[in-house]
RNA sequence: AUGUUAUCAAGAAAGGCAGAGGGAUUAGACCCGAUGAAGCCUUAGCAACCCUUUAGAAAUAGAGAAGGUGCUACAUUCUACCUAGAUAUUUUUAUUUGGAUAGAUAACAA
Repeated sequence: AUGUUAUCAAGAAAGGCAGAGGGAUUAGACCCGAUGAAGCCUUAGCAACCCUUUAGAAAUAGAGAAGGUGCUACAUUCUACCUAGAUAUUUUUAUUUGGAUAGAUAACAA
C1' cells in the first nucleotide's frame, strides 16, 4: 500500500515555537484564520477500538481508564452517485429519509 469488520448528528483545552493558510480532493458552495491558519513540542481533557474486569453458552450489556492508539470549530462543514423513496407545491422547486461511493479511526488478516 491492499483486504475484512465495526463506528462516524454526542464529547473534549491551554501554553510555547512558528508565520499563511486550513476544513481529504475532483468540482461547487460555505465557514475558520495576524483577536494568529497548517505544522512541531509540553501539559490537560474527551472517548472507549484494542485492553482490564463483572454477568452471559454466545451475541451482547455494565464498570474501569494503567497501557497501545485516536480525537479536542461548523453532522465526515454541506452538496455531487441512485431515472431510489416520502412530504409540500406556484409543478418551477424546496424539505426530508434510506442506500451506495469515497474518507477518517480502531482491530484483525496478510

The RNA shown here (SAM riboswitch aptamer (S box leader)) has 110 nucleotides and comes from Polaribacter sp. IC073.
Its mean pLDDT, the model's own confidence on a scale to 100, is 77.
The source organism's lineage runs through Bacteria, Pseudomonadati, Bacteroidota, Flavobacteriales and Polaribacter.